[in-house]
Context: one part of a larger RNA
RNA sequence: UUGGGCGUAAAGAGCGCGUAGGCGGGGCAGCAAGUCUGGUGUGAAAUCCCUCGGCUCAACCGAGGAACUGCGCUGGAAACUACUGCUCUUGAGUACGGGAUAGGGAGGUGGAAUUCCCAGUGUAGAGGUGAAAUUCGUAGAUAUUGGGAGGAACACCAGCGGCGAAAGCGACCUCCUGGACCGAUACUGACGCUGAGGCGCGAAAGCGUGGGGAGCAAACAGGAUUAGAUACCCUGGUAGUCCACGCCGUAAACGAUGGAUGCUAGGUGGUGCGGGUACGACCCCUGCGCUGCCGUCGCUAACGCAUUAAGCAUCCCGCCUGGGGAGUACGGCCGCAAGGCUAAAACUC
Numbered sequence: 001u002u003g004g005g006c007g008u009a010a011a012g013a014g015c016g017c018g019u020a021g022g023c024g025g026g027g028c029a030g031c032a033a034g035u036c037u038g039g040u041g042u043g044a045a046a047u048c049c050c051u052c053g054g055c056u057c058a059a060c061c062g063a064g065g066a067a068c069u070g071c072g073c074u075g076g077a078a079a080c081u082a083c084u085g086c087u088c089u090u091g092a093g094u095a096c097g098g099g100a101u102a103g104g105g106a107g108g109u110g111g112a113a114u115u116c117c118c119a120g121u122g123u124a125g126a127g128g129u130g131a132a133a134u135u136c137g138u139a140g141a142u143a144u145u146g147g148g149a150g151g152a153a154c155a156c157c158a159g160c161g162g163c164g165a166a167a168g169c170g171a172c173c174u175c176c177u178g179g180a181c182c183g184a185u186a187c188u189g190a191c192g193c194u195g196a197g198g199c200g201c202g203a204a205a206g207c208g209u210g211g212g213g214a215g216c217a218a219a220c221a222g223g224a225u226u227a228g229a230u231a232c233c234c235u236g237g238u239a240g241u242c243c244a245c246g247c248c249g250u251a252a253a254c255g256a257u258g259g260a261u262g263c264u265a266g267g268u269g270g271u272g273c274g275g276g277u278a279c280g281a282c283c284c285c286u287g288c289g290c291u292g293c294c295g296u297c298g299c300u301a302a303c304g305c306a307u308u309a310a311g312c313a314u315c316c317c318g319c320c321u322g323g324g325g326a327g328u329a330c331g332g333c334c335g336c337a338a339g340g341c342u343a344a345a346a347c348u349c
Base pairs, nucleotide, nucleotide: 003321004320005319006318007303008302012317014201015200016199017198021194022193023192025088026087027086028085029084030083033081034080035077036076037075038074039073040072041071042070049065050064051063052062053061054060091191092188093187094186095185096183097182098181103177104176105175106174107173108172109171110154115149116148117147118146119145120144121143125136126135162169163168206247207246208245209244210243211242215241216240220236221235222234223233258316259315260314261313262312263311266294267293268292269291270290271289272288273287274286275285276284298305299304322349323348324347331342332341333340334339
């Protein structure tokens, strides 16, 4: 619980698809449910309000009036909402032509580097640090040359560049596939927006089964440091990191800013697709989409936001309501588990 709010004070669901529901463009006609208006019936008394009266006044009481903002019936109005019919093209969508793109899935290929193995050259050190030591090395290391194996990641290009709903996506080639944008016509004719439940997607870590394992590296061991050092530094090193399939469903999942539509000064960059002048890359002018910075009005507690709004409005959803207790307990649902979702109270300040 009226309200007021949600960038940073409590508060936008991690993201999408979509059910019910809510809301919804222009014109004409109809209807009269909502709406407005008249009449009528009812709306007990008391109470409240007005006038008059009775107790010496008042409280209290009596009488009359008004009112009872409501409901039923009935006559009417037709602007708005709903409904019905017809119609329109601006919202939405379809067809056509284009270019952009680390969007997704699958298969294949490549080079640099690390590590390991084999062989050659070669000899006493190498590693590592603030300094060292653990460690490796005369059973030949480090360095260097040739060959081989294997896994993971793709330097430069690379850019407040691009794509995606978000999570996220970066070597190259092929196949399959999604979305957005631009252009010019034609078509459909409100087919739209949002979205409780629901369904799906969802980084990292973690879990299950089976593979794989180069580098890195929780745990762990050792060496140092230190008063101590269960750390920071060093030498090692197992899960894991990788693949397939199945779970988990969280995050500072952030723009800490839900989605849609319209309106409201400018300036300056980037990027995609066009148009005009021009032979033309370019330059100049200009249209649409996306993406940055600065800034006026306005907004804001301030910081700041400012046509990518946190401005001005409308619609729909989610959420907040002092701090701690607590995102906990209990219950329920989900999960193999870890745990997740939903979510209090006592008490206390």
A computed fold for a 349-nucleotide part of an RNA from an uncultured bacterium, annotated as small-subunit ribosomal RNA, central domain.
Its Rfam family is "Bacterial small subunit ribosomal RNA". Its family is annotated with structural constituent of ribosome and ribosome in the Gene Ontology.
Its mean pLDDT, the model's own confidence on a scale to 100, is 90.
The RNAcentral record of the full RNA draws on ENA and Greengenes.